TPP riboswitch aptamer (THI element) from Frondihabitans sucicola, 103 nucleotides, folded computationally. The sequence was found by an Rfam model in a public genome assembly.

RNA sequence: CCAGACGACGCGGGGUGCCGAUGACAUCGAGCCACCGGCUGAGAACACACCCGUCGAACCUGAUCUAGCUCGUACUAGCGAAGGGACGUCACCUGUGCACAAC
Numbered sequence: 001c002c003a004g005a006c007g008a009c010g011c012g013g014g015g016u017g018c019c020g021a022u023g024a025c026a027u028c029g030a031g032c033c034a035c036c037g038g039c040u041g042a043g044a045a046c047a048c049a050c051c052c053g054u055c056g057a058a059c060c061u062g063a064u065c066u067a068g069c070u071c072g073u074a075c076u077a078g079c080g081a082a083g084g085g086a087c088g089u090c091a092c093c094u095g096u097g098c099a100c101a102a103c
Base pairs, nucleotide, nucleotide: 001097002095003094004093007090008089009088010087011053012052013051014050017039018038019037020036022034023033025031059084060083061082065078066077067076068075
């Protein structure tokens, strides 16, 4: 120096749904806001949390998607070798490694 493995720090990315009750608003309808309870989940928000950062299914798009199953948007599979998607530094360890090199 290179490679591998592991870790720390800093920085960055992301989601927040479904069901029900109550109240306000509403052309009293659709809907929408607040709040409470329930479901799944790591997380159902306003957070010093959680998950994820290219070996990238965290998350977004397609998608109000398709099939199965189900009380259900939960679960399984497909779509999916799809299209997007957020990185730097440092320490330690390893190596018949390289230093006429490796990458």
Model confidence (mean pLDDT): 79 of 100.